[in-house]
Context: one part of a larger RNA
RNA sequence: UUGGGCGUAAAGGGCGCGUAGGCGGUAUUGUAAGCCCGGCGUGAAAAUCUCAGGCUUAACCUGAGACGUGCGCUGGGAACUGCGAUACUAGAGUCAUGGAGGGGAAGUUGGAAUUUCUAGUGUAGGGGUGAAAUCUGUAGAUAUUAGGAAGAACACCGGUGGCGAAGGCGAACUUCUAGCCAAUGACUGACGCUGAGGCGCGAAAGUGUGGGGAGCAAACAGGAUUAGAUACCCUGGUAGUCCACACUGUAAACGAUGUACACUAGGUGUCGGGUCGUGCGACUCGGUGCCGAAGCGAACGUGAUAAGUGUACCGCCUGGGGAGUAUGCCCGCAAGGGUGAAACUC
Repeated sequence: UUGGGCGUAAAGGGCGCGUAGGCGGUAUUGUAAGCCCGGCGUGAAAAUCUCAGGCUUAACCUGAGACGUGCGCUGGGAACUGCGAUACUAGAGUCAUGGAGGGGAAGUUGGAAUUUCUAGUGUAGGGGUGAAAUCUGUAGAUAUUAGGAAGAACACCGGUGGCGAAGGCGAACUUCUAGCCAAUGACUGACGCUGAGGCGCGAAAGUGUGGGGAGCAAACAGGAUUAGAUACCCUGGUAGUCCACACUGUAAACGAUGUACACUAGGUGUCGGGUCGUGCGACUCGGUGCCGAAGCGAACGUGAUAAGUGUACCGCCUGGGGAGUAUGCCCGCAAGGGUGAAACUC
């Protein structure tokens, strides 16, 4: 390589948009490149295979046939694929009437809590722990009342509930904006699926510049614990956490399960529509859960949200360590990221 695989054994790209490519609905007709049938030419001989013959046999040798699966030319066929034409509506999409939503961006506003400041009341403690101490307080703390300021996060509602491609999104209101769903009708007429490269988005931490800084808190300091304690516990505390712009591009980026389509028992919740009935409910479409038939599976489990049965396309795996290392190249301000070996060893 072939093959066999990828939930947990090695293996699904973090997610999307999309280029090339691959694959592609129904009907009629044309064409004949692929495809099928025939003929001719060529496909050296030897070898190989079959049959026969010659050396006493065999090896060996000789003859005939087969083979030479291919290529070229030519005559025909038209089911399928391709190509051209015409048409269709079941795929895909557009519009109209409605609907749900923490989808995204910007702005404005709000209350609780925390810290802090000022003033009042008030007096000896407060804080913290397993117990303590560092710490704080007679220069009046803690507690309590009133007022001011600041920053960050939005209790209850809240829900295996909603939205988003993923990351993710939760106070209220306004503006701008994207997607989704059902039913019915009209329209376009295969416009589709996937997607190497490419481009964009991408938690936290981290980086640059400028702001901001209440609480929390790497580093750091002190107090404890301990044989030690560069920790766990405590008192402090700086980056950071927040905002704007720019970079980084990684995560157990997980459902550890690629995307799309079709088909294959049921039962029971729930969210958003619709129809019927309106007392309960029934049916149906789209999500989201649980339990389970067949099947699948090494088992665990999965089971219409498949890990079942199939199709199309992409990504990836091929014993453990060495190693996601070295090297080269690309990207980055850096940290580092992407690609990614071998020797050796078991």